[in-house]
Molecule: small-subunit ribosomal RNA
Organism: metagenome
RNA sequence: GGGUUUGAUCCUGGCUCAGAACGAACGCUGGCGGCGUGUUUUGACAUGCAAGUCGAACGAGACCUUCGGGUCUAGUGGCGAACGGCAGAGUAACGCAUAGAUAACCUAUCCCGGAUGGGGGGAUAACAGUUGGAAACGGCUGCUAAUACCCCGUACGCUCUUGGUAUCGCAUGGUACCUUGAGGAAAGCUCCGGCGCACAGGGAGGGGUCUAUGUCCGAUUAGCUAGUUGGUGGGGUAACGGCCUACCAAGGUUACGGUCGGUAGGCGGACUGAGAGGUUGGCCGCCCUGACUGGGACUGAGACACUGCCCAGACUCCUACGGGAGGCAGCAGUCUGGAAUAUUGCGCAAUGAGCGAAAGCUUGACGCAGCGACGCCGCGUGCGGGAAGAAGGCCUUCAGGGUCGUAAACCGCUGUCAGGAGAAAAGAAAAGCUUCGGCUUUGACUUACUCCAGAGGAAGUUCAGGCUAACUCCGUGCCAGCAGCCGCGGUAAUACGGAGUGAGCGAGCGUUGUUCGGAAUUACUGGGCUUAAAGGGCGCUAAGGCGGGAAGGCCAGUCCGGGUUGAAAGCCCUCGGCUCAACCGAGGAAUUGGCCCGGAUACGACCUUUCUUGAGGCUGGGAGAGGAGAGUGGAACUUCCGGUGGAGCGGUGAAAUGUGUAGAUAUCGGAAGGAACGUCGGUGGCGAAAGCGGCUCUCUGGACCAGUCCUGACGCUGAUGUGCGAAAGCUAGGGGAGCAAACAGGAUUAGAUACCCUGGUAGUCCUAGCUGUAAACGAUGGGCACUAGAGGGCGGGCGAAUGCUCGCUCUCGUAGCGAAAGCGUUAAGUGCCCCGCCUGGGGAGUACGACCGCAAGGUUGAAACUCAAAGGAAUUGACGGGGGCUCACACAAGCGGUGGAGCAUGUGGUUCAAUUCGAAACAACGCGCAGAACCUUACCCGGGUUUGACAUGGCUGCCCUUCGCGGGGUCCUGAACCGAAAGGGGAAGGGGUUAUGGGGGGAGACCCCCAUGACUAGUUACAGGUGUUGCAUGGCUGUCGUCAGCUCGUGCCGUGAGGUGUCAGGUUAAGUCCUCGAACGAGCGAAACCCUUACUGCUAGUUGCCAGCGGAUAAUGCCGGGGACUCUAGCGGGACUGCCUCGAAAGACGGAGGAAGGUGGGGACGACGUCAAGUCAUCAUGGCCCUUAUACCCGGGGCUACACACGUGCUACAAUGGUCGAUACAAAGGGAAGCCAGACCGCGAGGUUGUGGAGCAAAUCCCAAAAAAUCGGCCCCAGUACGGAUUGGAGGCUGCAAUUCGCCUCCAUGAAGCCGGAAUCGCUAGUAAUCGGAGAUCAGCUACGCUCCGGUGAAUAUGUUCCUGAGCCUUGUACACACCGCCCGUCUAGCCACCUAAAUGGGGGGUACCCGAAGUCCGUAGCCUAACCUCGUGAGGGCGCGGCCGAAGGUAAACUCCGUGAGGGGGACUAAGUCGUAACAAGGUA
Repeated sequence: GGGUUUGAUCCUGGCUCAGAACGAACGCUGGCGGCGUGUUUUGACAUGCAAGUCGAACGAGACCUUCGGGUCUAGUGGCGAACGGCAGAGUAACGCAUAGAUAACCUAUCCCGGAUGGGGGGAUAACAGUUGGAAACGGCUGCUAAUACCCCGUACGCUCUUGGUAUCGCAUGGUACCUUGAGGAAAGCUCCGGCGCACAGGGAGGGGUCUAUGUCCGAUUAGCUAGUUGGUGGGGUAACGGCCUACCAAGGUUACGGUCGGUAGGCGGACUGAGAGGUUGGCCGCCCUGACUGGGACUGAGACACUGCCCAGACUCCUACGGGAGGCAGCAGUCUGGAAUAUUGCGCAAUGAGCGAAAGCUUGACGCAGCGACGCCGCGUGCGGGAAGAAGGCCUUCAGGGUCGUAAACCGCUGUCAGGAGAAAAGAAAAGCUUCGGCUUUGACUUACUCCAGAGGAAGUUCAGGCUAACUCCGUGCCAGCAGCCGCGGUAAUACGGAGUGAGCGAGCGUUGUUCGGAAUUACUGGGCUUAAAGGGCGCUAAGGCGGGAAGGCCAGUCCGGGUUGAAAGCCCUCGGCUCAACCGAGGAAUUGGCCCGGAUACGACCUUUCUUGAGGCUGGGAGAGGAGAGUGGAACUUCCGGUGGAGCGGUGAAAUGUGUAGAUAUCGGAAGGAACGUCGGUGGCGAAAGCGGCUCUCUGGACCAGUCCUGACGCUGAUGUGCGAAAGCUAGGGGAGCAAACAGGAUUAGAUACCCUGGUAGUCCUAGCUGUAAACGAUGGGCACUAGAGGGCGGGCGAAUGCUCGCUCUCGUAGCGAAAGCGUUAAGUGCCCCGCCUGGGGAGUACGACCGCAAGGUUGAAACUCAAAGGAAUUGACGGGGGCUCACACAAGCGGUGGAGCAUGUGGUUCAAUUCGAAACAACGCGCAGAACCUUACCCGGGUUUGACAUGGCUGCCCUUCGCGGGGUCCUGAACCGAAAGGGGAAGGGGUUAUGGGGGGAGACCCCCAUGACUAGUUACAGGUGUUGCAUGGCUGUCGUCAGCUCGUGCCGUGAGGUGUCAGGUUAAGUCCUCGAACGAGCGAAACCCUUACUGCUAGUUGCCAGCGGAUAAUGCCGGGGACUCUAGCGGGACUGCCUCGAAAGACGGAGGAAGGUGGGGACGACGUCAAGUCAUCAUGGCCCUUAUACCCGGGGCUACACACGUGCUACAAUGGUCGAUACAAAGGGAAGCCAGACCGCGAGGUUGUGGAGCAAAUCCCAAAAAAUCGGCCCCAGUACGGAUUGGAGGCUGCAAUUCGCCUCCAUGAAGCCGGAAUCGCUAGUAAUCGGAGAUCAGCUACGCUCCGGUGAAUAUGUUCCUGAGCCUUGUACACACCGCCCGUCUAGCCACCUAAAUGGGGGGUACCCGAAGUCCGUAGCCUAACCUCGUGAGGGCGCGGCCGAAGGUAAACUCCGUGAGGGGGACUAAGUCGUAACAAGGUA
């Protein structure tokens, strides 16, 4: 820096990624070289090697000899073996680091300089003999040497000691010198050069000890300590010291973290990081620690000793069973463990170490090699040309194109590495010998270098949804799988698997693990705490931190300068060496630190003096529910007593429980009791908070104002501590009116362990004590200072006063702050000081532990596991059983219906071989279907066809023949026969081609040739699909909704989502218009424009009309004419709130005029969008699927089924009616495969009229009768003269065909039904209701449907409380798939981790006691004893024995940690389970 919480936004906050690194491991792959490097089991180890050397210390033996000598060596002796090498178990410590101290010390070998080396003695190993033992290993006797051992002498500047002088030091004390006494040395060898031995002093290097500072986590470890702290005496050490011991004292240590527990070697450095930091300590270097485990000492200059000793223990091995041996955390190697880490290599050539005089010897240190891509670095796998852009793969919009791709082939060139051959440079300097000229000798290992040949032997791996560079196809179909986070996969997956292509890195590439970074996500640099996690409930206070003005002093903090140290390596810079680099060398810088010395004195500290402004005191005042105690008052309430009274009261949404004739409620009088204090009363007052309210008295705390008298910094904060601390709760004793958990009853409800009601006990009250928590909230710790104001309230003071001033308090607001909301002199602003607290959500304020509590419980307070979020503020929506305003046949007011009946029709269901398919709340259901008997038709059964019923293209033309010519056929029609048809079948006969263009011939008709097409057979591509996906789509449509909304540009506001505009006040049917306004404009919608209808003018008059004129008739615009009228259909006019009243305007009410008035009525017209709404079966179309079938054809059946349920209708139930008769008035349509007059026949449907009879392709003719209405007659309230279902019979019509399955007519039959439960629909005027007419589809028709047309023609609307829907504003929200939302808890199932638990298994450190090895020390005369002497029962030494201590072991009681654990407990997660509905809206009881 990115990704990830959201519809979007800002913030908070976690998770995650990109980077670097590694002693790594794993997967795939692997050409070469250089330099590095190689963790687990401080598990066990076979085998070999890793420490020897000196004959110039010594004796002895063996061998060789040039007889000079030389070589070898077991032993004595010396030096070394305490180094080097390995490891990190232990250790939280003077272990390490840095700086010091040693006046408290040691030091072999080395160096320097000083002085010396005289005399003597006794042994012993080897060896020889003998002997024990299996062995390891010894015993005894005898001989012997030394640079082995011992004695004497001598000795300094040595040690100790006596006395003193000088000098130094903070002190103990040091140094130098003088002095008294005592003590202490030695070794020889030689090649004659020298090498050694002894004493003392000094140096160098090495070491011991001490000090200051630094050095991990846990307080769920708070007290620890008896050698403990100090002293004195003694012992011990190289040396100080409780290091040890005896005695004395009672100390020491700790919140600046003792003690305990856990973890860990430390550092230089390494990794990371801008740095500060964080992590780390492998390789290299320094220090420490360890050497099978534990203990111990010996030797020595040095060890308590890795390859030495003793003891104990475990383990392994040998054994003759009596005893012995061993220690790879040296180099190799083995086993084991493990994800995992190498050769039983070569050499001492180099560097170094030990010994030696030296040659030299030894050296698994070391130098090299081997193995491992484990890491870093370098090199290569070729370079140039080459387009027919080959083949092939992949993709594609597919005659084609793109891409792999100059890539390959092919041509030319080069020669690194590997391969072969060769030569010999470097690592070698020294050392030895020397006649000083010189001579001689040394390479384990490796490469540089030269030549040869030839592109030959040498490329993989990861990724391609975003982060993050790189995209397509196929397969798969929430499967298989992927995944670091977000997340992909349910039929079009750039996310899975494969392929092609691409991106990255490259002898590697990925994965995993770990660390740092990003993470300012522990914040010193550099964070926070009103609401996101986070202010302690509030005071007081010891420690601590911080602290006013002036002056002086001081200089440890601070600053400056200098010195010293900060090892080397590393990092960095420069230069240099390997061909470069890695790597290596040299020089420099750095080493930010520590210490010492000197200086400065502003600041802070400290000391001293002083000041008054901080703080406090004093005097005088007024305010107050501040606190405690005592007393007292009235209203109300309940109970009791008495009176009046007489049926209810009470309670609720409505009721009931309850109470009352045994007299309630109500009312009057009286009495008792307890609790609380109405009005005043107020974002009024007081208090630190909790909290405080009648009145009076007593005691008492605090604040404020005025005066400016006193003290003189006395202050602020405050871990630990301590006090106070609402309500509930607890203990004991009182009290108890009202209220009221629990409980009981009544209701409500599906249930109701609730909400409501009737009762009612703890409790509420008092006293004494406990508890110690609250949303203890301003969700805001305390203090001080500073930084605009305005307006209120309370308490003081001043003033005549609007006012001024001090304190408290409330509201608004500037700058500033803040994620925003907001805060804003009462800060959440700007600073300082101190305290508390936070670090993702859940688990969890839980578990365990501890402390407190009588208990309830409180305080402190985790982890496993799990999620990728959890959250804050604000935004836009949506929603609310939130609010406001306003609409709509939404309700209300009305009229008529549906729901009941019968029938029609659609749907569900069921049935069926099939009952094809679709439509599904509104917005599916008389819908697609404006016409299912066949057809339609998609369904079922049966039969049949296969390039196909239909389209286009390519290819081939076939048969016979002498295989060269040459000749013949091809097409159309299509009989018999089979069949239900489709289809099959092909005889005979006939016709022979057709179109266009070009050319040629001909006068022309016409003929010939060529090309293309038609036609045709076969074949191949393909056709075909009402198969699938409406959730892949286009188009079309429904719906919200003809609702008034939806947006944009610029500007402005906001960090932003977004807002403003579009809000507000009016008004409208309307975001319609007006006014205002940080908005100004604009667009899509509304309106208007369009059609129709209502009035009218003009124009035009046929088929329409007929007033006037004329003619004719039985009659009729019938005719001549006419344009006046009606009408027709074109063009115009008319209506605009224009006028009056009101109003600012918009506009509104009423009115005038007018045919029409405020949109005149009706229609077409449907914004941004919503419903993954509907349709793949209208059509179109991607993908998928079928291809002798899911295609196509035909016959029959089905879509018409029928216990049932629903929707939509028709007809009715009747008298506003039915029926019979008479009679009147429309509009709009349709008509040629048509409408059909008239006439005749039939009761009628209908028929006939030459199988066509007048007229009519229509303002002409026809359908065509309009019906209700009107007039008159009958019926007389009944299942009827209502109603017509059903059924029987007889007919008619259409049609190839009416059985399944048509319509119509007549006769007969005459069902249900007497106005319809819950519920529900339509309609506001030419509307409802009612009446008929027409049309589309159509042979006919199941039409009662649909669409249009006119006739007659109402009622009602007070209004917006309610139901439904909608619009705007506002409010809340945990919703955003948006309330059909979200979401909680129990239970059930699975799985995981945790807690607890009878018990059980192990580990750890201590305590007490027992036993007590080795061994030091002490004691001791039992035994032994060469040197020396005073010659002894000697001293000294050794052994033995005893004692203290003492490892391992044992016993005991506790503590602590880990494991197992029947059962118990809650928690997380999973899922579409169960029960309810707690929360989010007033969430339906906030």